[in-house]
Order: sequence, then C1' cells, then structure tokens
RNA sequence: CGGUUAUAAAAAGCGCCAGAACCGUGGAGACUUUUCACGGUUGACGAGGUGGGAGGUUAAUCGAAAAUUCGGCGGGUACCUCCCCGCUUUCUUCCAAGCGCAGUAUGUCUGAAAACUUCCGGGUAACCGGAUCGACAGCCAGAUAUAUGGGAAGUGU
Repeated sequence: CGGUUAUAAAAAGCGCCAGAACCGUGGAGACUUUUCACGGUUGACGAGGUGGGAGGUUAAUCGAAAAUUCGGCGGGUACCUCCCCGCUUUCUUCCAAGCGCAGUAUGUCUGAAAACUUCCGGGUAACCGGAUCGACAGCCAGAUAUAUGGGAAGUGU
C1' cells in the first nucleotide's frame, strides 16, 4: 500500500470531488506577470416532502441570498403505471370520480434559516466551528369562512 473478515457511527439542500476558483510550499520562467508539481480549502440557506408492495424514469417541490448555492458523480420521500388497504361524494354494498389522516375551488389569519450585526475559538493562510442581533418568503402546513360534488340497489325515518 492492497485484499478479506468483524465491530461501531453516519442521509436526504443528502454524500463525495478529477473540472473550476482560492490558499500554502517548492521549482522553472518572466519583468510585473505566466506555468508546473505537491498539499489543503470551497463546493445548497432553510421550508416542505414516504398508507403497504412491485415496476419504470431522472432535468425530483418552494422560495431566500452579497448568487461557485458553478461544474461532475452517486443517492433520494418527486413523477408515471399496476395491485392491496383506507378517506370523501350526508346510512350500507357495488360501480364511478377524486384523494392518502385523505373531494374540489376561493378568501382570511398564523407559521423560516442562512446572508446581515456583534463577538469567541481553531488554522501560516484560504477557510472552519460556535454564540449573539433583529427581521423578511413561497410551495406547503394548521386554523377558519363561503360555495360546491355522482349512479344503481337496499335499509331506516
């Protein structure tokens, strides 16, 4: 250094880094900048998102930000199809439609973290970790209001 085995920890703006940018060291060159090698740093700010199973697919929701939050690879609660279960359509069953603590539409109210401020610690540095300041979103969620929603058979009143 590689392989095998065992144990422990670790995830969904999640994981990784060969491009790129930046920092350091060393070398070559140049005349005020270029290049090579090695090592390191950066590489998504929160909100939201899984009934059970199978298959398929990858450009998988929303906004905030001084926008490298660039680029690449992988994964993934997204999307599509099928089966089962459940919810709604004023009681039951079947069918149909729409949905997944669960029909649709509209309105109202409520609901972030970074960035920023002020500091502490680590590092030669690029940067990293933590505390503090006071805010502001849109999907979505919760509450609430209005409107609106099948067919057949049966039962009951």